Glycine riboswitch aptamer from a Woeseiaceae bacterium, 90 nucleotides, folded computationally. Rfam family: Glycine riboswitch aptamer. Its family is annotated with glycine biosynthetic process in the Gene Ontology. Lineage of the source: Bacteria > Pseudomonadati > Pseudomonadota > Woeseiales > Woeseiaceae.
RNA sequence: AUAGCGUGCCUAGAAGAGACCUCAUUUGAUUGAGGCGCCGAAGGCGCAACACGCCCGGAAACGCUCAGGCAGAAGGACUGCGUACGCUGA
Numbered sequence: 001a002u003a004g005c006g007u008g009c010c011u012a013g014a015a016g017a018g019a020c021c022u023c024a025u026u027u028g029a030u031u032g033a034g035g036c037g038c039c040g041a042a043g044g045c046g047c048a049a050c051a052c053g054c055c056c057g058g059a060a061a062c063g064c065u066c067a068g069g070c071a072g073a074a075g076g077a078c079u080g081c082g083u084a085c086g087c088u089g090a
């Protein structure tokens, strides 16, 4: 520094699954309570190898489904462009 990594911001994309049922409120629906079914990609939780005298530790797009979600909108892990900062680096 032309590189790599991390974080923030901008921007473009970005899946799945009942506009389900009952009651209440009463015209407001994107409301409240309950019931059954379902989804995984906010968040959260769990762990194999390994490490450790023991305990503790220990990743994910895996597992769970607490939370969240199941028309549209919103949200959305993650990915690409740009940009700022930091680290690595001759």
Stems, first nucleotide, its partner, number of pairs: 003088007011080003018036001020035005037070003043066001044064003050057001